[in-house]
Context: one part of a larger RNA
RNA sequence: AUGAACGUUGGCGGCGUGGAUUGGGCAUGCAAGUCGCGCGAUGAAGGUAACUGCUUGCAGUUACCCGAUUAGCGGCGAAAGGGAGAGUAACGUGUGGAUCAUCUACCUCUAGGACUGGGAUAGCUGCGGGAAACUGCAGGUAAUACCAGAUAAUAUCUCCGGAUCAAAUGGUGUGAUUCCGCCUAGAGAUGAGUCCGCAUCCUACUAGCUUGUUGGUGGGGUAACGGCCUACCAAGGCAUCGAUGGGUACCGGGUGUGAGAGCAUGGCCCGGCUCACUGGGACUGAGACACUGCCCAGACACCUACGGGUGGCUGCAGUCGAGAAUCUUCGGCAAUGGACGAAAGUCUGACCGAGCGACGCCGCGUGCGGGAUGAAGGCCUUCGGGUUGUAAACCGCUGUCAGAGGGGAUGAAAUGCUAUGGGGUACUCUCCAUAGUUUGACAAAUCCUCAGAGGAAGGACGGGCUAAGUUCGUGCCAGCAGCCGCGGUAAGACGAACCGUCCAAACGUUAUUC
Repeated sequence: AUGAACGUUGGCGGCGUGGAUUGGGCAUGCAAGUCGCGCGAUGAAGGUAACUGCUUGCAGUUACCCGAUUAGCGGCGAAAGGGAGAGUAACGUGUGGAUCAUCUACCUCUAGGACUGGGAUAGCUGCGGGAAACUGCAGGUAAUACCAGAUAAUAUCUCCGGAUCAAAUGGUGUGAUUCCGCCUAGAGAUGAGUCCGCAUCCUACUAGCUUGUUGGUGGGGUAACGGCCUACCAAGGCAUCGAUGGGUACCGGGUGUGAGAGCAUGGCCCGGCUCACUGGGACUGAGACACUGCCCAGACACCUACGGGUGGCUGCAGUCGAGAAUCUUCGGCAAUGGACGAAAGUCUGACCGAGCGACGCCGCGUGCGGGAUGAAGGCCUUCGGGUUGUAAACCGCUGUCAGAGGGGAUGAAAUGCUAUGGGGUACUCUCCAUAGUUUGACAAAUCCUCAGAGGAAGGACGGGCUAAGUUCGUGCCAGCAGCCGCGGUAAGACGAACCGUCCAAACGUUAUUC
C1' cells in the first nucleotide's frame, strides 16, 4: 500500500468503491425504438347538421368534420451506448510516419438536376393446413417500396473517335423557386481500413523451421496494396542479434513503493484491441461477418397432441453452484447524453439518484468548568503507606451529532406556446430582444423552535528488537512464539487480576507488492 478476507468491537456524515473464484448454469421483469408531415387501411372520444323517440333536454340512427389507436408496407436507428478479459507474445498495443493503394450514412459549403411511363406486393377478403411455432392457395390495393425509358458533366471507362451512369416535383399547406425532403458531382468535417521504422515477459534440459513456403508473369478478387486467391516459372525465405517449439499474459495513460535509479502492477476512470453458449458461415447495410439479427453443426435446457418446435444475463436487478469473499428482482427521465420526429413528444437498467456493506479515505462526536474528607471499592505493601485518582460522587454550564416539529437557497438552462418589437428582398421559414407561461426522481446547504448529559469506546500489546510491570495460579504440564527464545516450584515471556503503553470507530491477524 490493497477491489481484500478473518477475529473482537461498532455513534453520525461526506466522497469513493464492491463477483478478484466457475468465460459455470440460469426462473422472472425490464435493457431499442421511433416517424400518421412517406403509404393503403382502421375510424375511439369529440363537434356540427338532419331525422326518430319522448320523461323538452336526453337517447338512438344517418351524413359531414376532426382525428386517438392496433397490425402491415416504407424510412432512419438498431455496427452507438452497456458488459467482460476467454483468446492473443501479435503491427495486438505504444510511439512516429505512409496511403499517387482507400472508403465514409447523418452534418456543413458549392454547382447543377428532378422528364415520361409501368407492373407488383403486404395489409385486407375468401378457402384451408398445423397441438403449437408457423404456414399454403385464390382474389384484389397503396407509396418517399420496386422497375423501364429519356436527359448527362466537372463523374466513370477510353484505342481519345466515343461509350456509360440518376432522381420522389414527394410531404405540409388556401397558397411552395423560397420550408422539410429526392438525384448527380466537388470540397470540408468526422469516423474507419491498410502498410512501415522502433519498443514490448520467461525458457536453449526447445536448434534448426518453412511448400503458397520466398520471388516473378498472366488472371481473379477487394473500397484498397498484397500469395489475398489461382495457373505456370524459378528455388528461394527465416534463424545463436535466438528462428521454430513450450509456458505465461489483453496493451497503454496510469497505480503502489522508493531520495532516485529501479522494482511490482494494470481493479475503479479514460484510449485501443478482442469476445458474446461452443465451432463455422455469409446476408443486409455507409458501416457487422453483427451481445438482446439470420443459417448450419454441437453440447445443454424447456414445450409437445411425438409429427415437430423454442432458448442463449461476459446488459440492470435477481437466483443456484463453487468459494475466505463481493450489494436492491429500488425511483426517475428532473439534469447530461443518445435514437427517431417539422414539432409536441416517445423510448433510453446509458445516465442521474436512492438502498445495502467500517470495504477505503476524510471530517465530527461520545461533553465542558469547578471539585480532596485525596471517599468507598480494587490492587500492591517494608503494614508506615502507596496507587487507581480530579478519576468518581457533588455543584455550575453548553447543546455539536443523533431525535421531534416547521420553513428553505440551489441543482432549471433550455425547448414548446402566447404577445410585442426589430432584421433577413419573400415565405407556411429563420435569427435576435423583452414579457408571461411550462418542467425536480432525488438531494438538501442553511435558518427557527423543543427536550435533555441525556443515545454514542473499543482493540491489541507490556522479556529484547519495541513504547509500557507487579502479584497470584501453573510447574518442560497447560501453553506462548515474527526472530532470538520462554515454561522442569519465587516465570516482568504461559493463564488471571490490578496497573500501564499504543492506536482509536476502529484495533489486531492472514495474504500479497515495494